Context: one part of a larger RNA
Molecule: large-subunit ribosomal RNA, domain IV
Organism: Minisyncoccota bacterium
């Protein structure tokens, strides 16, 4: 290390019945509770029987009767689950961290919201193109929740989304102007005998300089929307014992947590308090409720069935233990 056996006790072991033991062995007959979605639960639980020979009945399978043997008759071997009570989570079968996690995680059917009228939305690709789909809103894509029953409260102030177009704001570009600059024609004035020179300069032409106006979405604004992201108060007083507060006052808010559940996979104080179970119970179950810090599809609550899930209790059983002992085989090392 792998096995076997054990007086008396029988979980006192331990984080925990881990491991082991026991039981069952899809044979027959009887019998079977709570609960329930009436399918289940359920092989619930629990009990009895099983050999061989002969006789009777029977087509047979088999049934009944009588007898015989043994400690023992599904006699060996082989051949699926120990069972019950209660709670939690997840409805279920399924999936997952190949090699420390199989679960309460993921998925799921169901529910719901949003998008999409077809050259669809969406995804891949620079594109052509492809998927979606040789489909067409009873279809396709995306988000959330997660069977089923009963339900799903208030708030649109913030953020998001949808709608609106009156007003405000607003870029580049473009268009139309303006002032100023350049150019300098007609023209006017000055100098000059003339040629020519100088000054002003209408109308034009011209410029990545300046500026005004017009022009989109967006934002501001106005509405809607929470199974969109989310949020869901404080203080004081009050009843003919006391206590408590149905009630009242006041401040604030978008609105102040409704139903249900509740020391909970959530409760710090906390081993809360009461009840049950035990001789004794920080766990457990049932209640209570001023919930540090539950709460309604980030779903609330209940739930039959199911689970190599988690928790508490019990029966049976045992070397888990009191507390060790003996035996068989084997590996490594040591000695020979």
């Nucleotide at each position: 290390a792998u096995c076997c056996u054990c007086a008396a006790g029988g979980a006192a072991c331990u984080c925990g019945g881990c491991a082991a033991a026991a039981a069952a062995g899809c044979g027959a007959c009887c019998g079977u509770a709570c609960g329930u979605u009436c399918g289940c639960a359920a092989u619930a639980a629990g009990g009895u029987c099983c050999g061989c020979a002969c006789c009777u009945c029977g087509c047979a399978a088999g049934a009944g009767g009588u007898g015989c043997c043994g400690c023992a008759g599904c006699u060996a071997a082989a051949g699926a689950u120990u069972c019950c009570c209660a709670a939690u989570c997840g409805a279920c079968u399924g999936u997952u961290u190949a090699c420390c996690a199989a679960a309460a995680a993921c998925a799921c059917a169901g529910c719901u919201c949003c998008c999409u009228g077809c050259a669809a939305a969406c995804u891949c690709g620079u594109a052509a193109g492809a998927g979606g789909a040789a489909g067409u809103a009873u279809a396709g894509g995306g988000g959330g929740u997660g069977a089923u029953g009963c339900c799903u409260g208030a708030c649109c102030a913030a953020u998001g989304c949808c709608g609106g177009a009156a007003g405000g704001u607003c870029a580049a570009g473009u268009g139309u102007g303006g002032a100023g600059g350049g150019u300098g024609u007609g023209u006017g004035c000055c100098c000059g005998c003339a040629a020519g020179g100088g000054c002003a300069g209408a109308u034009g032409c011209u410029g990545g300089a300046c500026u005004a106006c017009a022009u989109a979405a967006g934002c501001c604004c106005c509405g809607g929307u929470c199974a969109a992201u989310g949020u869901c108060g404080g203080c004081g007083a009050u009843a003919a014992c006391u206590a408590u507060a149905a009630u009242c006052g006041u401040c604030c808010u978008a609105a102040g947590g409704u139903a249900g559940c509740g020391a909970a996979a959530u409760u710090c104080c906390u081993u809360g308090u009461c009840u049950g179970g035990u001789a004794a119970g920080u766990u457990c179950a049932g209640a209570c409720g001023c919930g540090c810090a539950c709460g309604a599809a980030u779903g609330g609550u209940a739930u039959a069935a199911c689970g190599a899930g988690u928790u508490g209790g019990g029966a049976a059983c045992u070397g888990u233990c009191u507390c060790g002992a003996g035996g068989a085989u084997u590996u490594g090392c040591c000695c020979g």